[in-house]
RNA sequence: UUUCCGCAAAGGCAAAACCGUCGAGAGGCGGUGACGCAAAGCUGCGGGUCCUCAAAGGGGAGGAAAGCCGGGCUGCCUUA
Numbered sequence: 001u002u003u004c005c006g007c008a009a010a011g012g013c014a015a016a017a018c019c020g021u022c023g024a025g026a027g028g029c030g031g032u033g034a035c036g037c038a039a040a041g042c043u044g045c046g047g048g049u050c051c052u053c054a055a056a057g058g059g060g061a062g063g064a065a066a067g068c069c070g071g072g073c074u075g076c077c078u079u080a
């Protein structure tokens, strides 16, 4: 100098694992459970990652994931 608002209060979400269920699979849903999270709310637009098919003289198609990073939209409190 720039950016942010982490110390409070009231709350919120829910990793791994296990059980059930759907799916070819990544993974999703419900329950138990809490590793953590100030956006761990939403969004698949960009990068990366994962699954299926094809290809290997390739440059592809479809799917997953928002708790990998960035971007976009929205939300609670208001000096603690």
Base pairs, nucleotide, nucleotide: 012037013036017032018031019030020029021028022027035067041073042072043071045070046069047068049064050063051062052061053060
Molecule: c-di-GMP-I riboswitch aptamer
Organism: Acetomicrobium hydrogeniformans